[in-house]
Context: one part of a larger RNA
């Protein structure tokens, strides 16, 4: 831009893509078969391998603005206590998120038309013959079925709901034309994340729990500083499951910030006939 009024939401599926795998064990059954040795079809069940998807409850990893330990050095005048730098200085842990080594699920069943092949009926050709007419069975393959995308499928589909107010001027026998502008709705803008390179997507914008902050919860680290006590001291004990902290949860709280505003934004309804009325 189109989809022939403008929108919001939900969809159909022409078409395209994905998937399609396989082992072992058990029962049937030591049965059928076979002199024996050996040893099934069919059917049902169990469990793996490989591949894929989703998720983070468990396990595990990471987790450079979380907590703690510790070395050297420098600074805060000194002590104490902290902080900077040294690969996050090194080390021990670790929330959210992300992840696999983790968890769950799928790779299933049915149907249709068939290939090789197996048949029924059956002539040409009194027989025979699956074939010539006709009718069945039959594969991991084909079409469906399962998952995903999908109406620019220009054949541009479908459903539901919402909206197209008013006013001014010009003109006409009438329809009309021009302007202004309301509305459904959308965007700009702002706060954000479940989204993300930009964009897009999604949520919210005071009639507000969208973000921050605070309260509480859950969680991480592991018992802060100061003071007191014991000890010559290093240090230990008590106050103290302390202090510090968090990306998680809150239908907890307007305390702070989403202020104020701006832009775009839409038609047709004919002719004939019928009914009613004048």
């Nucleotide at each position: 831009c189109g989809u022939u009024c403008g929108a919001a939401u939900c969809u159909u599926g022409a078409u395209g893509g994905g998937a399609g795998u396989u082992g072992u064990c058990c029962a049937c059954a030591g049965u059928a078969c076979g002199a024996g040795a050996g040893g099934a079809c069919c059917u049902g069940g169990a469990u793996g391998a490989g591949g894929g998807a989703a998720u983070c409850c468990c396990u595990a990893g990471u987790g450079u603005g979380c907590c703690g330990g510790u070395u050297g050095u420098a600074g805060c005048g000194u002590c104490a206590g902290c902080u900077g730098c040294a690969g996050c200085g090194c080390c021990g842990g670790g929330u959210a998120g992300c992840u696999a080594c983790a968890u769950u699920c799928c790779c299933c069943a049915a149907g249709g038309a068939u290939a090789a092949c197996c048949g029924c009926u059956g002539a040409a050709a009194g027989c025979a013959u699956c074939u010539a007419a006709g009718c069945g069975g039959g594969a991991a393959g084909c079409c469906c079925a399962c998952c995903c995308a999908a109406a620019g499928a220009u054949u541009a589909g479908g459903a539901u709901u919402c909206g197209u107010a008013g006013c001014u001027c010009c003109a006409u026998a009438a329809u009309g034309g021009a302007g202004u502008g309301a509305u459904a709705g959308a965007c700009c803008c702002c706060c954000g994340a479940a989204a993300g390179a930009a964009u897009a997507u999604c949520g919210g914008g005071u009639a507000u729990a969208c973000c921050g902050g605070c309260u509480g919860g859950a969680g991480g680290u592991g018992u802060a500083a100061g003071c007191g006590a014991a000890g010559u001291a290093a240090u230990u004990c008590g106050u103290u499951a302390a202090g510090c902290c968090u990306a998680c949860c809150u239908u907890g709280c307007g305390c702070g910030g989403a202020u104020u505003g701006g832009u775009c934004g839409a038609a047709a309804g004919a002719a004939a006939c019928c009914u009613u009325u004048a």
Model confidence (mean pLDDT): 81 of 100. This is a predicted structure of a 278-nucleotide part of an RNA (large-subunit ribosomal RNA, domain VI) from a Candidatus Microgenomates bacterium. The source organism's lineage runs through Bacteria, Bacteria candidate phyla and Candidatus Microgenomatota. Rfam family: Bacterial large subunit ribosomal RNA. Its family is annotated with ribosome and structural constituent of ribosome in the Gene Ontology. It was read from a public genome assembly.